[in-house]
Context: one part of a larger RNA
Order: sequence, then structure tokens, then C1' cells
RNA sequence: UUGGGCGUAAAGAGCGAGUAGGUGGUUUGGUGCGUCUGUCGUUAAAUGUCUCCGCUUAACGGGGUCACCGCGAUGGAAACGGCCGAACUAGAGGGUGCUAGAGGCAAAUAGAACGCACGGUGUAGGGGUGAAAUCCGUUGAUAUCGUGCGGAAUACCGAAGGCGAAGGCAUUUUGCUGGGGCACUCCUGACACUCAAUCGCGAAAGCGUGGGGAGCAAAAAGGAUUAGAUACCCUUGUAGUCCACGCCCUAAACGAUGCAGACUAGUUGUUUCGAGUAUCGACCCUCGGAGCGACGCAGCUAACGCGUUAAGUCUGCCGCCUGGGAAGUACGGUCGCAAGACUAAAACUC
Repeated sequence: UUGGGCGUAAAGAGCGAGUAGGUGGUUUGGUGCGUCUGUCGUUAAAUGUCUCCGCUUAACGGGGUCACCGCGAUGGAAACGGCCGAACUAGAGGGUGCUAGAGGCAAAUAGAACGCACGGUGUAGGGGUGAAAUCCGUUGAUAUCGUGCGGAAUACCGAAGGCGAAGGCAUUUUGCUGGGGCACUCCUGACACUCAAUCGCGAAAGCGUGGGGAGCAAAAAGGAUUAGAUACCCUUGUAGUCCACGCCCUAAACGAUGCAGACUAGUUGUUUCGAGUAUCGACCCUCGGAGCGACGCAGCUAACGCGUUAAGUCUGCCGCCUGGGAAGUACGGUCGCAAGACUAAAACUC
């Protein structure tokens, strides 16, 4: 455990699919379970209410009356909810046409840069820093030209841009494939919303097996700096970073803002679809939708700020919070190869 809350004070699960459960559009008929109402019975006494009375008063006591919580029987009402039936199309889904996109998976592919190898030119330095040194170089470096090989990442376009549920996604081409938007209003006819459990996805790092390894670079080594320097700077450099398969399941997984629906001034930019208008055509202009931004009225807020993409006004459902520390710890359990993850206290203390 009522209540009050969850952008920043404690608090929205990382994200989705989804069972039970909760909630549920419009019209109509029935039923009468919930609901409302009448009557009867019962509801021991005491206690409680009101009134009267008795002890000098009060407490206390006595008479009467009423009530609470209901329960049972029986009669009635039918708005709302439930249940049963019929119908509808505004929710939802489907169809047809059009459409944008770094959405996903696989295979192939291009140019720049970088490194390495070989060859040519060429000679004494190069590199690095605040300054240096370690380091590389006469067995010919740096520079420059040519050829070849290798791995990783994709400049410009590029955006306040796009797509995705989130994590996230960017050279180009092809194949396979998911989701969305608009127009028509053709079909189905409430098929819906949310969601404990459960299942799936889930950056980076990390783990297992096998590959790969250019650059970068934990660890490590050396050089500097310094009082010291287990650092910052420099020279090297191994895991790793990449690929395949299997695990791990965390994050400032952030909009620090759960999902769905309805309502409540506008102005402006941008992406995309459509209609009208215009035009040879494309722009332009005026409207309608779906996104992404900026500003802002009312309102909200402790303030900051939010403000039709709400943190405004409401409804449905879920998750979560309840002083600080001890502690996201111990113990137990489940999962994991491990690292550990999830679940999650108390003593004590302020």
C1' cells in the first nucleotide's frame, strides 16, 4: 500500500511481438446478472443515535425510538454496464493505383588514402617535439616515378535531410526481402487498445572455434617530462578492431519524456505524396495529408522550460518511485565457458 508522483529532485522496463487479465465504436430487440426502488422476514441482548425519566449533577441506570453492516424472499424500473440476437461504418484490417527512403540479407564492384615488396632517379639526412631523445638511414633512408600485392574505411554529394520498434543504417551494381506514405472509398464488419508471464531483437567491450591483419591501438617496452610520473608528449607494439559461426545482454541503450486514442490559437522552414491553378513543360501560387525542425497563445511547471511531435485538457492499460549511506551489495535462486547478468534484502549508521 489511502494518497501523491515519475524531462532535470526518488521514479518510464533498451526495444518489440504477444497469452492471461483489464478496457472497449454506432443503432436496435431481448434478458434482468450488476444497478436503482417498494414490501415482508431476519439482523439476540448489551453497545451507538434521538427523546423522556431516575439517582442533588455528571458518569451511571431505566423506558421508548431510530440507525449501521448486511442477508433471504417477493414485486417493480430498464438509463448505464454485462450477457444473448440482429444490423451499421467513423476504429481496425484488406484491395487497386502511385510513391520516397544509408530499412534488412547476400554476392559482386570502384576510386582516393595508407602500408609492404620489387625496380628506376638521387644523396645525407629523415622522423619526432614546447625543446629533445629513443627510433629509421651510406647493406642507400627521407623525397620522387613505375609495377605488383594487402587489409580496412567510404571524401565531395550531405542537409536543420532520409529510413528503422529500438540498437542502428552511407562507394556503386544486381538478386532476395520487411515496413511506411498518398489517392480511390471498392471489400470485411469492431476483427480494437494495452499487456503480468513468455518469446525475439539488442551499440561497444568481452568470451569460444577457425580465418584475416593495412592502419589504429588496451597491455607491454623504451625515450622524454617531473621532486616522483606505474600518466599526459614521443618511438615501437600484442590482444582487439575485420570475416564466419556460436555465446554474452550491458550503456548518459537519452527526447534522461511508456503505448494508444480524443480535444485545445497561430507563424515559419524543410522532406515526401496528392488536388486545384498555371504552363509547351518544369518552377511559382492556393489547399489537403504524412514526417522532421525553429518560434510562440492559452494552459502547465519549483524554476528551467514544454507548448497540435505537450511536460496543456481528458480516457484506457502497463512499468516504476516512497529519506541518505550500507547497496544495485550479501544470501538464495535462474542464466552464462568465463567475465558476469537478472532477481534482491537486513543489521548498523546519519

Small-subunit ribosomal RNA, central domain from a bacterium, 350 nucleotides, folded computationally. It was read from a public genome assembly.